[in-house]
RNA sequence: AGCCGAAUCCCGAUUUCGGGAGCGGGGGACCCAUACGUCAUCCCCGGGGCGAAUCGCCGGCCACAGCUCCGGCGUAACGCGAUUCAGCGUGAGCCCGUCAGCUAACCCCGCAGGCAUCGAAGG
Numbered sequence: 001a002g003c004c005g006a007a008u009c010c011c012g013a014u015u016u017c018g019g020g021a022g023c024g025g026g027g028g029a030c031c032c033a034u035a036c037g038u039c040a041u042c043c044c045c046g047g048g049g050c051g052a053a054u055c056g057c058c059g060g061c062c063a064c065a066g067c068u069c070c071g072g073c074g075u076a077a078c079g080c081g082a083u084u085c086a087g088c089g090u091g092a093g094c095c096c097g098u099c100a101g102c103u104a105a106c107c108c109c110g111c112a113g114g115c116a117u118c119g120a121a122g123g
Base pairs, nucleotide, nucleotide: 002115003114004113008021009020010019011018012017022111023110024109025108026107027106032101046099047096048095049094050093055074056073057072058071059070060069077090078089079088080087
């Protein structure tokens, strides 16, 4: 002097802790939406949230099926690049716990973590 991200700033205390602003997320009415009829067969695989991180095809596993999982190639979407280009990347992970559509008032929660450049020291 920079990047991803909401994840920054201020005040009081001064190991701790508390409060506020700002940014971000969730719950939560009317209305709206959804659902609410009968019969038969098969199956056993709930639903939801944060986030760009969805979805498809092929292969593996499998009982020839379903779910899940693994791998490959793509892809919705996303980031950097002054940004329109070229180019370089991501396309994860986690949480709730049978429960939640939207939603005014109202209620609750988070403010992390991880990188790059330059210089120095050590191994």
Description
A computed fold for a 123-nucleotide RNA from a soil metagenome, annotated as c-di-AMP riboswitch aptamer (ydaO/yuaA leader). Its Rfam family is "c-di-AMP riboswitch aptamer (ydaO/yuaA leader)". From the family's description: This family represents a conserved RNA structure found upstream of the ydaO and yuaA genes in Bacillus subtilis and related genes in other bacteria. The sequence is in RNAcentral, with records from MGnify.